[in-house]
Molecule: SAM riboswitch aptamer (S box leader)
Organism: Wenzhouxiangella sp.
RNA sequence: AACUCAUCCAGACCGACCGAGGGACAGGCCCUUUGACGUCGGGGCAACCUGCGAUGAUCCACGGCCACAAGCGCUGAUCGAUCAUUGCAACGGUGCCAAUUCCUGCGGAGACUGCCACGGGGCAGUCCGCCGAGAGAUGAGUG
Numbered sequence: 001a002a003c004u005c006a007u008c009c010a011g012a013c014c015g016a017c018c019g020a021g022g023g024a025c026a027g028g029c030c031c032u033u034u035g036a037c038g039u040c041g042g043g044g045c046a047a048c049c050u051g052c053g054a055u056g057a058u059c060c061a062c063g064g065c066c067a068c069a070a071g072c073g074c075u076g077a078u079c080g081a082u083c084a085u086u087g088c089a090a091c092g093g094u095g096c097c098a099a100u101u102c103c104u105g106c107g108g109a110g111a112c113u114g115c116c117a118c119g120g121g122g123c124a125g126u127c128c129g130c131c132g133a134g135a136g137a138u139g140a141g142u143g
Base pairs, nucleotide, nucleotide: 002142003141004140005139006138007137008136013042014041015040016039017038021031022030023029025105026104027103028102043097044096045095048093049092050089051088052087053086054085055084056083057082058081059080061078062076063075064074065073101135106132107131108130110127111126112125113124114123115122116121
């Protein structure tokens, strides 16, 4: 490079430097010389990894009961493991701090409108806090 899984309508800004583009791509729409984007410093947000618990399920170990040719049966408190849901923390590893991933892009469902057909329907367009896919981003794991 690539692959797998999860998440993406919440949240969080100041200073210094630089100087013209930036928001991944295309279209739209925005941000930007009242200095964007970027870099550095500080601050913050969040809770993926992480730590400590709660509840439930399953499994393993152990004891008891029943049965006995043979536990793959029943049951009990507990240790441990895994999974699910959930609470708290934030030292550490990342991430993030304009706009829902800014919106749309491909397919489908629904509604409406127009045209054609007029016994069933077909085509086109528009809309949408609908569903899914794709692309992208971030994390965790594999490699």